């Protein structure tokens, strides 16, 4: 601290994804030990069964047991304390709940402490008990007896409490406190082991609670109003205590854009996680508040509850029942069930802590302490240690040599941590002593044996540390992103090996990080998403210079507080740690006092510069109204006047002989303003454009006379606001949506063309959108300039004017001034460099869409999501490539020509069918007379049949020594039986057989695994490299430009400045000459013959060797833009040849996964008594069709028949084969001659002479087909050539299209070779004979260079839209239809408080009265009323599910119709409106340049 991923690469902007941490976890695979920690995150489901709140006999009476004893013990019951602690949960609650920090002069408060003061004299019950009884149980009723520290009356009493009246201090106030009066009211309890322990009244501390109040404290505005006890007052209540907390009255308030209400979700802290911080997310365990206890609701007792294991009433569930009534509440510890991917034992013990009761001694205590289960988590520990190369065996991989597992192991020396046995053994314990340990014979300590008992998980493309083999074949599977799998997968799956981590390893899920991806620390808005269409202007926000003061803020100091734990820093205890203890700092907060006064803010003055106002004054399409005027289009009347007008790419449709079009007069109506006109002008923006008046708005220069900070931006607000559309009247020439005809088209709901209605205009009202754009808010202020133009001042010169400087305000272009920008580019009109304020904006698609609110008459506009879905989507620039883009330039690439080809028969190739099998490849150009330069057998791969299996070939061991050849014998044959006969040798062996394993062998399969090798773009001029320079970079430059040339040929500019691969040119052939050499060529002269035939000869020709020659070398240009000049063109001269002389060989970087496993070679893969080998015999030669490439022709530039010239360049020994004979002839005979400049193929043949033929299906043209022969060969049926005779088909110049060719070329004519026994219309040379045309580059076709657009890079055979089928997903509306929480309004109202009444019943006081009783207070029960819980009943709103049927929307792989848009994309797109149309979309009106 970063990294993969858009792209053919680059930069950027931007989502995705990954590394790291944590967790109360789950899952999978594993699994030695110990320590400290945790363990229902879901169903606040539902709950058996045990236990979790009792104590106190030293209040009290009784009873039971018990003693020697009224001696001791125990209890149901009254009575006291206590159960409001502990302990559980997070359901509700968004609230003073909750954290902070205050207040209470509006408060309480058992038990503890401390003070002061007391306890006196009486009463009347009642439970237990006992009797009787109800009841199935719970539970009671009725009479009777009794006690108390229960209950009750009096008495006494402290400023305790109430009334009334003062002083003094303090206090913001109502009052507080102290002191001193008067009156009224107010207490008590005893117990006892005599220690003491309870009781009242009262002050006070201390604990604990209650209330207030300042800030804090999720989302949602698609929730904008809310709210009648509200909100406030004033008397009463009422409460420990203020308070509408409760009630009457009386006011109308009160809350809110600094988010009320309303809807969602949530317990809040301390702290946990994470992070460098700042933030972020969580609120398990441990602490602190608050809520709740099956669901509501209520109140009682009590110091304290509105009470988890307490009442009462209501529901809802469970049990139980004799049906008549009852009983329950685990969100306490355990434990069941149920829910869930998931969370423990129905344990031991009060031994410690620490609580409740008791005087105590004890009880209780699932709260605690422990122990049980789980790798859940953290932290240590072990599974050995050290030595050991024959580098063992096995594995596994190989180029088969070897690597590698690997000192790993065995083996040798040792060690005993945990474990195992044995022996000792604690602190933890504190009470004067003794006694008292659940944990536990545990911790821990000795000894003893013995490597003994203890390793798993994940991963190995990249990110990201770590590779091979097999296997599988887009299947199976992987996969966090990018993506692996179609037969050589380091990506699946197994091994082997590596790597990480380790009692754990991965996987999933959550949460922070990386992410500055919401930015406060710290982004951005010109094109990537994003500036609001303008502008006024409210609220806020922010604000110029000075003086004085205040002290909110702000800064320093102090005090308070900031719980403990947790973090941190040190120190210390468990062997270490992890746990745990001490003691600091820390807690960035808050509150309080105190100082300062610089900034900010307030308040009280000044100032003028900021902003505004006066005077002068000039410019403008600045706006409304009203008038007015000319051109010109229609149309109208009217005159001339004849056949055509119009319209197109051509055309129709239309108009016209009922007179148009033209045209000349005249008349009428609308709508628009030519020229001026101009990156001129005016205005906020939209937008303004004849003239003239009227009214009216802004700017701007001058000038300083006035105010004196009046400014700036602005959420909401308000108003302007193109077109297009809409209402209501009007108007209507042009034009022109729609609509109609016509064309064009495969189709044309379009472009083009005849019409044509809303519309387009006016007037008043809505509408409120545009690419409303400078895609650039406004305001201010600062940073180089150069250069037009508007408006204005001043200056300077001059007679004036133009000019010229300067300034101020517009508008406009250049600029690397800096300077910003990812880069295009901005740049004083800033995209700089700062401030102020206001709008947006957080990946694409869904979608500016759906539902909601608001406007709108509509059309809609505005605010504006989710699901889902895709990993990119985009910006800018590069480099290609492409264009129905431009511009230069080449090519037989069009033209200009000649000859084809397409028709007709044949040849041969293919495709396609047929077939047992018709083997295979080859696929536009660049496959089709190609592989194949020879398919009757063979070849031959292919089929049918019959046969071998170490094989038809090769290498190696072992035997043998014969094989073979020739004969018969069976087969088609291979073969298989027979006979006959039998080795060679250099002593290695050579051939053959036989027998065995290793092997052989495959024209099986992959040309998309390859090599070599070919085609092709192309003989095209191109491709690149090293330094340098620009550029963040991809690259660029160089190689671009001016010229030039067949050429990136060459010249000349030039940040490039060398070079390389190509081009040339070296190489062959051929043209011309020299020069050597002179046979088998050659003949001028000689000589000689039928003949260079022989003598001679080298002069010519030839024939091969060696030279020369051609280099723009010489010459001119009024060619080579301009100043020079060069490369170069043109033209000449000489030359055999002239500007590459022809021509051939040569093929750059690359492209096409071009072709070729069957030509060779090769990886992997398949066959092995067959996918190998032999053989025979078929096929490759098939044949409705098509098509490619040729041959022959259609005829007189010919046919045929005689005659007669004239070449080259080649072959020839299993061969060429002469003369000569036979054959009509294919041929056969025959042999001379020749390894060839000698002999031979061999006759060259169109041509030339001369006759014939007469334009016709011919004396053209030869297919077919019939006979008869010939030749090769084992062998011509399938299936060869050739000869002859007979036959004599189609065919009379070939539709759309197409091919070649520029000069010794095309046409034409023979001639020779490879291949081969045989077989050529093909194929490769060869020479004869030989033309036409070329204006020239507009267009087609291939190319090459510059430029430009681009949404293409698989590169235009590219990309891409939309409807329509189809599947699937989610999703709006949808008659309706189920459910939910909330609210309002009514009914009805249980428990209970509270009031009222209370004739009914009533011990205590009180009166009367001896009593008995009556009477009173007082209380009770019952009825009455407020209130109000669940219930019910209504209308509304919300928020869910579910729904025929529908709407679009994504998504899928192919499908179906078009091609809309990316090139000028084939009518430029594109925004808004409107209409129209299967669909893309096309049209009209404004706008835009992207």
């Nucleotide at each position: 601290a970063g990294a993969g991923u858009u792209u053919g690469a680059u930069u950027c902007u931007g989502g995705c994804u990954c590394a790291g941490g944590a967790c109360g976890a789950a899952c999978g695979c594993u699994g030695g030990c110990g320590g400290c920690a945790u363990g229902c995150c879901u169903a606040a489901c539902a709950c058996a069964u045990g236990c979790a709140a009792g104590u106190c006999g030293a209040a009290c009476g009784a009873c039971g047991c018990u003693u020697a004893a009224g001696u001791g013990c125990g209890u149901a019951g009254u009575g006291g304390c206590g159960a409001a602690c502990g302990g559980g949960u997070g359901a509700g609650u968004a609230a003073c709940g909750c954290g902070u920090g205050a207040a209470g002069a509006a408060c309480c408060u058992a038990c503890a402490u401390u003070c002061c003061a007391g306890a006196c004299c009486g009463g009347a019950a009642u439970a237990a008990c006992c009797a009787u009884u109800g009841g199935a149980a719970a539970c009671g009723a009725u009479g009777g007896c009794u006690a108390a520290u229960a209950c009750c009356g009096g008495a006494u009493a402290u400023g305790c409490u109430c009334a009334c009246a003062g002083u003094a201090u303090g206090g913001c106030a109502u009052c507080a406190u102290a002191c001193a009066g008067u009156g009224a009211g107010g207490a008590a309890a005893g117990g006892u082991c005599c220690g003491c322990c309870g009781c009242u009244g009262g002050a006070a501390u201390a604990u604990g609670g209650c209330u207030u109040c300042g800030c804090g404290u999720c989302u949602g505005a698609u929730u904008a109003g809310g709210u009648a006890g509200u909100u406030g007052g004033u008397g009463g209540g009422g409460u420990a205590a203020c308070g509408g907390c409760c009630u009457a009255c009386c006011a109308a308030g009160c809350c809110u854009a600094c988010g009320a209400u309303c809807a969602g979700u949530a317990g809040c802290c301390g702290a946990c996680u994470u992070g460098a911080g700042a933030g972020g997310g969580u609120g398990a365990u441990c602490g602190g508040c608050c809520a709740c206890a099956c669901u509501g609701g209520a109140a009682c007792u009590g110091a304290g509850a509105c009470a988890c294991g307490g009442u009462c009433c209501a529901g809802a569930c469970u049990c139980c029942u004799a049906c008549g009534g009852g009983a329950g509440g685990c969100a306490g510890c355990a434990g069941u069930g149920g829910g869930g991917a998931a969370u423990a034992u129905u344990g031991g013990g009060c031994a410690a802590u620490g609580g409740g009761c008791g005087a105590a001694a004890g009880c209780c205590u699932g709260a605690c302490c422990c122990a049980g289960c789980a790798a859940u988590g953290c932290c240590g520990c072990g599974u050995g240690a050290g030595u050991g190369a024959a580098g063992a065996a096995g594995g596994c991989c190989u180029u088969c040599g070897g690597g590698u597992u690997g000192u790993a192991a065995a083996g040798c020396u040792c060690u005993u941590u945990a474990g195992u046995g044995a022996g000792g053994g604690a602190a933890g314990a504190a009470c004067a002593a003794a006694a008292u340990g659940a944990c536990g014979g545990u911790a821990c300590c000795u000894c003893a044996a013995g490597a003994a008992u203890a390793a798993g998980c994940c991963c190995c493309g990249g990110c990201u540390a770590a590779c091979u083999a097999u296997g599988u074949g887009c299947c199976a599977g992987c996969a966090g992103c990018c993506g692996c799998g179609g037969u050589a997968a380091u990506a699946c799956a197994u091994a082997g090996g590596g790597g990480g981590c380790a009692a754990g390893c991965g996987u999933u899920g959550u949460c922070c990080g990386g992410a500055a991806u919401g930015a406060c620390u710290a982004g951005g808005c010109g094109u990537a998403a994003a500036g609001g269409g303008u502008g006024c202007g409210u609220a806020g926000g922010c604000g110029g210079c000075u003086u004085g003061g205040c002290a909110a803020g702000u800064u320093a100091g102090a005090a308070g507080u900031g719980a403990a734990a947790g973090g941190u820093a040190u120190c210390g205890g468990c062997u270490c740690a992890a746990c745990c203890g001490g003691u600091g700092a820390a807690c960035c907060g808050c509150u309080u006092c105190u100082a300062a006064a610089a900034c900010u803010g307030c308040u009280a003055g000044g100032c003028u510069u900021g902003a505004g106002u006066g005077a002068u004054g000039g410019a403008g399409a600045g706006g409304u109204a009203a008038g007015u005027g000319g051109a010109a289009u229609u149309c109208c009347u009217a005159g001339u006047g004849u056949a055509g007008c119009g319209g197109u790419g051509g055309a129709a449709u239309g108009c016209g002989u009922a007179g148009a079009u033209a045209u000349u007069a005249g008349g009428a109506g609308g709508a628009a303003g030519g020229c001026c006109a101009g990156u001129g002008g005016c205005g906020a923006a939209g937008g303004c454009g004849a003239c003239u008046u009227a009214c009216u708005g802004g700017a701007c220069a001058u000038u300083a006379a006035c105010u004196g900070a009046c400014g700036c931006u602005g959420a909401g607000g308000c108003a302007c606001g193109a077109a297009a559309g809409c209402g209501u009247g009007g108007g209507g020439a042009g034009c022109a949506a729609a609509c109609a005809g016509g064309a064009u088209u495969a189709g044309a709901u379009a472009c083009c063309c005849u019409g044509g209605u809303a519309g387009u205009c006016c007037a008043c009202g809505c509408c409120g959108u545009a690419a409303a754009c400078g895609a650039u808010g406004u305001a201010u202020a600062c940073u180089a300039g150069c250069u037009g133009u508007c408006g204005g001042a001043g200056g300077u010169a001059u007679c004036g004017a133009c000019u010229c400087c300067u300034u101020c305000g517009g508008u406009g272009g250049c600029g690397u001034a800096a300077g910003c920008u990812a880069a295009c580019g901005c740049g004083u009109u800033a995209a700089g460099u700062a401030u102020a304020c206001c709008g947006c904006c957080u990946g694409g698609g869904g979608a500016g869409u759906a539902c909601g609110g608001c406007c709108g008459c509509a059309a809609g506009g505005u605010u504006g999501a989710a699901a889902c879905u895709c990993a990119a989507a985009g910006a800018a620039a590069u480099u290609g490539a492409c264009g129905g883009g431009a511009c230069c330039c080449c090519g037989c690439a069009c033209a200009a020509g000649c000859a084809g080809a397409g028709g007709a028969g044949c040849a041969u190739g293919u495709g396609g069918u047929u077939u047992a099998a018709u083997u295979c490849g080859a696929a536009g150009c660049a496959a089709c007379g190609c592989g194949a330069a020879a398919a009757a057998c063979c070849u031959u791969a292919c089929c049918a049949a019959g046969g071998c299996u170490u094989g038809a070939c090769a290498u190696u061991u072992g035997c043998u020594g014969a094989c073979a050849a020739c004969c018969c014998u069976a087969g088609a044959a291979a073969u298989a039986g027979g006979g006959c006969u039998u080795u060679c040798u250099u002593c290695g062996g050579a051939c053959a057989g036989c027998a065995g394993g290793a092997c052989a062998g495959g024209u099986g399969g992959u040309g998309c695994a390859u090599g070599g090798u070919u085609g092709u773009c192309g003989u095209c001029a191109g491709c690149u490299c090293g330094u340098g320079u620009c550029g963040u970079g991809a690259g660029a430059u160089g190689u671009u430009g001016g010229g030039u040339u067949a050429a990136g040929u060459c010249c000349c500019g030039c940040a490039a400045c060398g070079a390389g691969c190509g081009c040339a040119a070296c190489c062959c052939c051929u043209a011309u000459c020299u020069u050597c050499a002179g046979u088998u060529g050659c003949u001028a002269a000689c000589a000689u013959u039928a003949a260079g035939u022989u003598g001679a000869g080298g002069a010519c020709u030839c024939u091969g060797g060696a030279g020369a020659g051609a280099c723009u070398g010489c010459c001119g240009a009024u060619c080579g833009a301009u100043u020079a000049a060069a490369a170069g063109u043109c033209g000449g001269a000489g030359g055999a040849a002239g500007g590459u002389g022809g021509g051939g060989a040569u093929g750059a970087c690359g492209u096409c996964a071009a072709a070729u496993c069957a030509u060779c070679a090769u990886g992997c893969c398949c066959c092995u008594u067959a996918c190998g080998c032999c053989u025979u015999g078929g096929g490759c030669u098939a044949c409705a069709c098509a098509c490619g490439u040729g041959c022959u022709a259609c005829a007189a530039u010919g046919g045929c028949c005689a005659c007669u010239a004239c070449a080259a360049a080649g072959g020839g020994a299993u061969g060429c084969c002469a003369a000569c004979c036979c054959g009509c002839g294919a041929g056969g005979g025959g042999g001379a001659g020749c390894a060839a400049a000698u002999c031979u193929c061999a006759a060259a043949a169109a041509a030339g002479u001369g006759g014939u033929c007469c334009c016709a299906g011919u004396u053209c043209g030869g297919a077919u087909u019939g006979u008869g022969g010939g030749c090769u060969g084992c062998a011509a049926c399938u299936c060869g050539c050739c000869c002859a005779c007979a036959u004599g088909a189609a065919g009379u110049c070939g539709g759309a299209u197409u091919u070649g060719c520029u000069a010794g070329u095309a046409a034409u004519c023979c001639c020779g070779g490879a291949u081969c026994a045989g077989c050529a219309c093909g194929c490769c040379g060869g020479g004869g004979u030989g033309a036409a045309u070329g204006c020239g580059u507009u267009c087609c076709c291939g190319g090459g260079g510059u430029u430009u657009g681009u949404a293409c890079a698989c590169a235009c055979c590219g990309c891409c839209c939309g409807u329509c089928a189809c599947g699937c997903c989610a999703u709006g509306g949808g008659a309706g239809u189920u459910g939910g929480g909330g609210g309002u309004a009514c009914c009805c109202a249980a428990a209970g408080c509270c009031g009222g009444u209370g004739a009914g019943c009533u011990a205590a006081c009180c009166g009367c009265g001896c009593a008995c009783g009556c009477g009173g207070a007082g209380g009770c029960a019952g009825c009455c009323g407020u209130c109000u819980a669940a219930g019910g009943u209504a209308a509304a709103a919300c928020c869910a599910g579910c729904g025929a049927c529908u709407g679009g929307g994504g998504u899928g792989a192919a499908g179906u119709c078009g091609u809309a848009a990316c090139a000028a994309g084939g009518u430029a797109g594109c925004c808004g409106u409107a209409u129209c149309g299967g669909a893309a979309g096309g049209u009209g009106c404004g706008g835009c340049u992207g």
Molecule: small-subunit ribosomal RNA
Organism: Bacillota bacterium